Small-subunit ribosomal RNA, 3' minor domain from Salinisphaera orenii MK-B5, 145 nucleotides, folded computationally. It was read from a public genome assembly. Its mean pLDDT, the model's own confidence on a scale to 100, is 82. The source organism's lineage runs through Bacteria, Pseudomonadati, Pseudomonadota, Salinisphaera orenii and Salinisphaera orenii subsp. orenii.

Context: one part of a larger RNA
RNA sequence: CACCGCCCGUCACACCAUGGAAGUCGGUUGCACCAGAAGAGGCUAGUCUAACCUUCGGGAGGACGGUCUCCACGGUGUGAUCGAUGACUGGGGUGAAGUCGUAACAAGGUAGCCGUAGGGGAACCUGCGGCUGGAUCACCUCCUU
Numbered sequence: 001c002a003c004c005g006c007c008c009g010u011c012a013c014a015c016c017a018u019g020g021a022a023g024u025c026g027g028u029u030g031c032a033c034c035a036g037a038a039g040a041g042g043c044u045a046g047u048c049u050a051a052c053c054u055u056c057g058g059g060a061g062g063a064c065g066g067u068c069u070c071c072a073c074g075g076u077g078u079g080a081u082c083g084a085u086g087a088c089u090g091g092g093g094u095g096a097a098g099u100c101g102u103a104a105c106a107a108g109g110u111a112g113c114c115g116u117a118g119g120g121g122a123a124c125c126u127g128c129g130g131c132u133g134g135a136u137c138a139c140c141u142c143c144u145u
Base pairs, nucleotide, nucleotide: 003108005105008101009100011098013095014094015093016092018090019089020088023085024084025083026082027081028080029079030078031077032076033075034074039070040069041068042067043066044065046064047063048062049061052059053058111132112131113130114129115128116127117126118125119124
């Protein structure tokens, strides 16, 4: 303070975080394919070649070149995942005070509550089932004095 009480929900305003959302942008990553520098490895009928061998012809070896394989970066397509953003949209929280009503608390003025279904600006209303954590009056049973 104490019924001139308490209190519920919609709506309006402000702020906060958040869910959904056509998409947009980015990070990480899987798969398929393309491409493939440098390097490494394999092969080599071409070119060159001081050390070794040589019967002085060359041989071995090496280098270069050619070619194949592996492979970084990159590219294309298609997925996964994370993040940012996103017209619009859903509820939530907070707020001095505002709008509409008055649902609950007393029998709260239709007792309340729970479940369920339908309905409604909103709190809610109605039906069915359940509970007493219901007031009042009367009766019954039991206990105490």